Two RNAs folded together computationally: RNase P RNA and transfer RNA, 504 nucleotides in total. It holds a member of the Rfam family "Bacterial RNase P class A". The family's RNA type in Rfam is ribozyme.
[in-house]
């Protein structure tokens, strides 16, 4: 230098001008306005604080609030799924191991179980899960051909038995080869057979067992076994672990009107008992309905209408920012991260503020110049070139992505440019 | 803030637990039929299934993540 890998920072500066929000001070307005009330409000001055690395998507995991705060067993539902450690906690992170990809720097993995059962594996092909003989290979019984050789008598293109070749019906055997498919029931050699064939060894691969090292996932090495057990769990399962519901429109506390709720009073009552002369009370029991759901117990609650008192809605203030907080030092651990000291308070709004103009400067983009450097060519002081840069000049309706809404720890997604630091391959030079 | 469904040809929709060339109907072009048009008959075009990425021998479909929408609760 060229080409990459990994990580980490930044997301325009400065100055004037006009606003916007909170927050405090100080004056005014106050014997004020709005509101049933609770509770809210004005103006001038001065001072002080105002978006993010993602504030997005709401995927995850907690905080906090409230309901539930019944028990047991069991189910059904979601979800996570090597080890090991981080950590409030996670599906994050960090550090390992398998596996995979890359000349490498490093980057990917939903990575438990397919000998618990089911399912599916399309064309294609014989054969796809109980494996399976199309085609070739090999063996047998038979039938042809053809050659050879021996007996026969009826001397022929005879017959009949032997051989030896090739052809072929049927029957068997074989999983080497050859065809199909994503996958064909281990893979290569050598042996070895009629061909073959874990049928024998050898290595390699798979399982089982034992050692050795590791916290473990595994690794590394020994003996067994001749292979049995193809894929698919991002199908259904199965095992192990997790998870009670809801959400700042939680939820608290001030309080109208309607509806519903509670005492009081009238009026009705599914069956049983007990009291009462009755009217009615008060237990029990059935039955509806709820506690996710099933079982067994268990609890709550369950007719209409008039006068009062409580509870919620609307409305109003809290919640609401000192917090798993920032920063910056030392210690611990390879690492996520922990822990000590010091410092520092740093948006809180409510349909929503945090903005817009203008100057100069940065950065980017287009354009132009041969003035200056660099480059390039000789005739060495000239020349050429803006399709090599970099200054210089001029333009630009050029500066991303997007913008708090309870609050924090990731994830993921978007994002114009700029910077910085390690490492890897390759050139060429010392 | 919850929650729940969907995206396939221009439109409205189908493809049943993954199988290969992804179908209908209406609209579109073209021809026939008419003096012309509609109707009718006839042939044709037109899709990378929202987009990305993973499982899987195969992905519309089954898994994650973005995008875009619709409903429903408070």
């Nucleotide at each position: 230098c060229c080409a990459g890998a990994c990580g980490g920072c930044u997301g325009g500066a400065u100055g004037g001008u006009c606003g916007c929000u909170c927050c405090c001070g100080u004056g005014c307005a106050a014997u004020g306005g709005g509101g049933a009330a609770a509770c809210c409000c004005g103006c001038a001055c001065g001072g002080g604080g105002g978006a993010g690395g993602a504030a997005a998507g709401u995927c995850c995991g907690g905080g906090c609030u409230c309901c539930a705060c019944g028990g047991a067993a069991g189910u059904a539902c979601g979800g996570u799924g090597c080890c090991g450690g981080a950590u409030a906690a996670c599906g994050u992170c960090c550090g390992g191991c398998g596996g995979g990809g890359g000349u490498g720097a490093c980057c990917c993995c939903a990575g438990g179980g397919a000998a618990a059962g089911u399912g599916c594996c399309a064309c294609a092909g014989a054969g796809a899960g109980c494996a399976g003989a199309c085609c070739g290979c090999c063996g047998g019984c038979g039938c042809g051909u053809u050659g050879g050789a021996a007996u026969c008598c009826u001397u022929g293109c005879g017959a009949u038995u032997c051989c030896a070749a090739g052809g072929u019906u049927c029957c068997g055997g074989u999983a080497a080869g050859g065809g199909u498919g994503a996958a064909a029931g281990g893979g290569u050699g050598c042996g070895g057979u009629a061909a073959g064939a874990g049928c024998g060894c050898a290595c390699c691969g798979c399982g089982c067992c034992c050692c050795u090292g590791g916290c473990g996932a595994c690794a590394g090495g020994g003996g067994c076994g001749g292979c049995a057990u193809g894929g698919u769990a991002a199908a259904c399962c199965c095992c192990a672990c997790c998870g009670g519901g809801a959400g700042c429109a939680a939820a608290a506390c001030c309080g109208a009107a309607u509806a519903g709720g509670g005492a009081c009073g009238g009026c009705a009552g599914g069956g049983g008992c007990g009291g009462g002369c009755a009217a009615c009370c008060g237990c029990c029991c059935a039955g509806g309905c709820g506690c996710a759901c099933u079982u067994c117990c268990g609890c709550g609650u369950c007719g209409c209408u008039g006068u009062c008192c409580g509870g919620g809605u609307g409305g109003g203030u809290u919640g609401c920012g000192u917090g798993a907080g920032g920063c910056g030092u030392c210690c611990g651990g390879c690492a996520a991260c922990g822990g000590g000291c010091g410092u520092c308070c740093c948006a809180g709004a409510g349909g929503a503020a945090u903005g817009a103009c203008c100057a100069u400067c940065c950065c980017c983009c287009g354009a132009a110049u041969a003035c200056c450097a660099u480059c390039c060519a000789c005739a060495c002081g000239u020349g050429g070139g803006a399709u090599a840069u970099g200054g210089u000049u001029c333009g630009g309706u050029g500066g991303a992505c997007a913008g708090a809404a309870c609050c924090c720890g990731g994830c993921u997604u978007a994002c114009a440019g700029g910077c910085c630091g390690u490492c890897u391959g390759g050139c060429a030079c010392u | 803030g919850c929650g729940u469904c969907c995206g396939u040809a221009g439109c409205u929709c189908a493809u049943c637990a993954g199988g290969a060339u992804a179908g209908a109907g209406c609209g579109c072009c073209g021809g026939u039929u008419u003096c012309c048009u509609a109707a009718a008959c006839u042939g044709g075009a037109g899709g990378c299934a929202g987009c990305a990425g993973g499982u899987u021998c195969g992905a519309g479909u089954c898994c994650u993540g973005c995008c875009g929408g619709g409903c429903g609760c408070a």